Record summary
The prediction has a mean pLDDT of 84. This is a predicted structure of a 102-nucleotide RNA (SAM riboswitch aptamer (S box leader)) from uncultured Paenibacillus sp. The source organism's lineage runs through Bacteria, Bacillota, Bacilli, Caryophanales and Paenibacillus. Its Rfam family is "SAM riboswitch aptamer (S box leader)". About the family: The SAM riboswitch is found upstream of a number of genes which code for proteins involved in methionine or cysteine biosynthesis in Gram-positive bacteria.
RNA sequence: UCUUAUCAAGAGCAGGCGGAGGGACUAGCCCGAUGAAGCCCGGCAACCGGCGAUAAGCACGGUGCUAAUUCUUGCGGAAACGUUCGUUUCUGAGAGAUGAGA
Numbered sequence: 001u002c003u004u005a006u007c008a009a010g011a012g013c014a015g016g017c018g019g020a021g022g023g024a025c026u027a028g029c030c031c032g033a034u035g036a037a038g039c040c041c042g043g044c045a046a047c048c049g050g051c052g053a054u055a056a057g058c059a060c061g062g063u064g065c066u067a068a069u070u071c072u073u074g075c076g077g078a079a080a081c082g083u084u085c086g087u088u089u090c091u092g093a094g095a096g097a098u099g100a101g102a
Stems, first nucleotide, its partner, number of pairs: 001102007012041001015040003021031003025074001027072002042066003046063004050058002070095001075092008
């Protein structure tokens, strides 16, 4: 980089270190000195491997995750409402994240 699967659930907003930022990006809106990112410990269990009967399951290994629907949104389609250009709902893609394979 390409292909494919999943993304409305789950897991300390009472742990330790750390010190000002973070939620991918846009625009919003949120979280944060009642301590952000990151690391450790704990936890969860999505995928692959392992065990198990080919099951239920186990957290054993490799990644992963551990505020808010991927927080919402960004480009289309449909419907409804209204002060005609906005709002709301649903849906498909795009973008992104993670696993596996090449």